Model confidence (mean pLDDT): 81 of 100. Predicted 3D model of a 72-nucleotide RNA (transfer RNA) from a Lachnospiraceae bacterium. The source organism's lineage runs through Bacteria, Bacillati, Bacillota, Lachnospirales and Lachnospiraceae.
RNA sequence: GGCUCCGUAGUCAAGCGGUUAAGACACCGCCCUUUCACGGCGGUAACAGCAGUUCGAACCUGCUCGGAGUCA
Numbered sequence: 001g002g003c004u005c006c007g008u009a010g011u012c013a014a015g016c017g018g019u020u021a022a023g024a025c026a027c028c029g030c031c032c033u034u035u036c037a038c039g040g041c042g043g044u045a046a047c048a049g050c051a052g053u054u055c056g057a058a059c060c061u062g063c064u065c066g067g068a069g070u071c072a
Stems, first nucleotide, its partner, number of pairs: 001071007010025003018055001027043005048064005
């Protein structure tokens, strides 16, 4: 340098063009408990960046950035 795959809360992870971005762990608050733990209820927090296509993009396209693999 060429090609392939990946990038979504602190971590893991669903989504396959449509109205609030699901869920688990973690964190915070309340309840329970003599207290802690367990359990219950609620809450905060995310689409790598830019542009394009589209009525509408996490999703499709291009470029960039980062990671992994492979060839030379």